[in-house]
This record gives sequence, structure tokens and C1' cells, in this order.
RNA sequence: GAUAGCAAUCGAAUAAGCCUUCGUAUAUCCUCGGCGAUACGGGCCGAAAGUAUCUACCGGAACACCGUAAAUGUUCUGACUAUGAAGGCAGGAACGGUGACG
Repeated sequence: GAUAGCAAUCGAAUAAGCCUUCGUAUAUCCUCGGCGAUACGGGCCGAAAGUAUCUACCGGAACACCGUAAAUGUUCUGACUAUGAAGGCAGGAACGGUGACG
């Protein structure tokens, strides 16, 4: 010096977990590639980008649009994940300070 144990003592507070409500992130968004369907259809796979951010990048509904072609659009609604806060559940000292001793 490190690691482990640990008496005592002080403290207003508490570790890990789960639930709820909020904040932040992201707009559940944007840019592409390949394959595929065709008004009873409008899908599937992959890449990149976005976040002091892991993950996700979708579900549902309504409406429109495309006259058979290669391309979809608008609106509403729902989260998930990361992190922070408050409250709760449960737990019961597992928390923080000092620290004898070995």
C1' cells in the first nucleotide's frame, strides 16, 4: 500500500429489484440498395444516418392517391429502450462519515 473481516459510534437520507407519473433522448424520423404486390394490391430483406445514449426505428385506425405503372402519401393513436427525478411496493441496515482491533 492492496484485499477481506469487523467492535463501537454518528447520521435528517438508503443498496439491488419491481410499479406508477413526469423530464431528457428521437422527430418511433430521415437517406438509400435489393426483391416483391398491383385498385381483393401498396409488402419483405438489408445498409447508412440521427441521440453527450444502449436498444428500437414498429403496431393499430381513418382517409387519400396510383386506371395497371412504379411509386406511395396525410392525419390520429400506442409504446419500447437508456438515463434522471418524485411517489409507491417489497425488503429490513445491505447506505454514508469516523474507525479501535486482527
The RNA shown here (Purine riboswitch aptamer) has 102 nucleotides and comes from Salimicrobium jeotgali. Rfam family: Purine riboswitch aptamer. Gene Ontology term of the family: purine nucleobase biosynthetic process. NCBI's taxonomy places the organism under Bacteria, Bacilli, Caryophanales, Bacillaceae, Salimicrobium. The coordinates come from a structure-prediction model, not an experiment, and the mean pLDDT is 76.